[in-house]
RNA sequence: AAGGGGCCUCUGGAGAAUCCCGGCGAGAACCGGGUGCCGAAGGGGCAAGGCGGCCAAGCGCCGCCGAAACUCUCAGGCAAAAGGACAGAGCGAAGAUG
Numbered sequence: 001a002a003g004g005g006g007c008c009u010c011u012g013g014a015g016a017a018u019c020c021c022g023g024c025g026a027g028a029a030c031c032g033g034g035u036g037c038c039g040a041a042g043g044g045g046c047a048a049g050g051c052g053g054c055c056a057a058g059c060g061c062c063g064c065c066g067a068a069a070c071u072c073u074c075a076g077g078c079a080a081a082a083g084g085a086c087a088g089a090g091c092g093a094a095g096a097u098g
Base pairs, nucleotide, nucleotide: 007092008090009089010088011087012086017035019034020033021032022031023030036078037077038076042074043072044071045070049065050064051063052062053061054060055058
């Protein structure tokens, strides 16, 4: 300098009440209350396994580390828009290393 990774740009991108009541109101927006739902921003939790400690020395007990699209729904979301994990593309910019 590349590559990889991160960032940026473009493209694709699911699920679930345009729910009910009140206020303001053009409104599906905003504020307050209520019930029912979703999982793919973010966040929390755990297996195998590993490390350490304890003892009565056993496939024992305790602690820590430990993944996800699994799970929980705190947050967020439930018409459109916006957002969106993830995927693809880039002839995009920077940095480090060489």
Molecule: Glycine riboswitch aptamer
Organism: Enteroscipio rubneri